[in-house]
The prediction has a mean pLDDT of 81.
This is a predicted structure of a 74-nucleotide RNA (transfer RNA) from an uncultured Candidatus Peregrinibacteria bacterium.

RNA sequence: GGAGAUAUAGCUCAAUUGGUUAGAGUACUUGCCUGAUACGCAAGGGGUUAUAGGUUCGAGUCCUAUUUUCUCCA
Numbered sequence: 001g002g003a004g005a006u007a008u009a010g011c012u013c014a015a016u017u018g019g020u021u022a023g024a025g026u027a028c029u030u031g032c033c034u035g036a037u038a039c040g041c042a043a044g045g046g047g048u049u050a051u052a053g054g055u056u057c058g059a060g061u062c063c064u065a066u067u068u069u070c071u072c073c074a
Base pairs, nucleotide, nucleotide: 001073002072003071004070005069007067010026011025012024013023019057028044029043030042031041032040050066051065052064053063054062
C1' cells in the first nucleotide's frame, strides 16, 4: 500500500431480509432472607448503537467518508 472483519449498558454479548419501549447474563444500588456474611428471592438505576453525513413513512440494521481494534496479502 491492497483486501476483509469489528465497534451496542461498567464488562461479555444478543437484536429474525429495515417495522415501532434497544434486551440478556454479569456487575452495581435498595429491600427480603440470616445471629452475621455468602447463597437465594424481589425490585430498581444505567445506552448520543464509534463519529459525521445520506437514503427511507420508518435505520442498531442499507449507502458514503473518517476513526478504533483484529486478521490476511504484498